[in-house]
């Protein structure tokens, strides 16, 4: 350099044909339970959906660049 795949809560992933309030799990933190701890249950808070910009009444979802990360291939040495 060329191709492809990926970015969404600390972490690891969902997210159907673009549609009405963005989700789980698991971590923290609070009750509860116990003599305590673990475990179990119940609730809590945690989000510029990689960045900017287009499209559309309406984008996590389309569509251009760019960034980072993974494979592949090609060139250089």
């Nucleotide at each position: 350099g060329g191709g492809c795949g990926g970015u969404u809560a600390g972490u690891u992933c969902a997210g159907u044909u673009g549609g009405u309030u963005a989700g789980a799990a698991u971590a923290u933190c609070u009750g509860a339970c116990u003599u305590a701890c673990a475990u179990u249950c119940a609730g809590a808070g945690g989000g510029u959906c990689g960045u900017a910009g287009g499209u559309u009444c309406g984008a996590g979802u389309c569509c251009u660049a760019c960034a980072c990360c993974g494979c592949c291939c090609a060139c250089c040495a």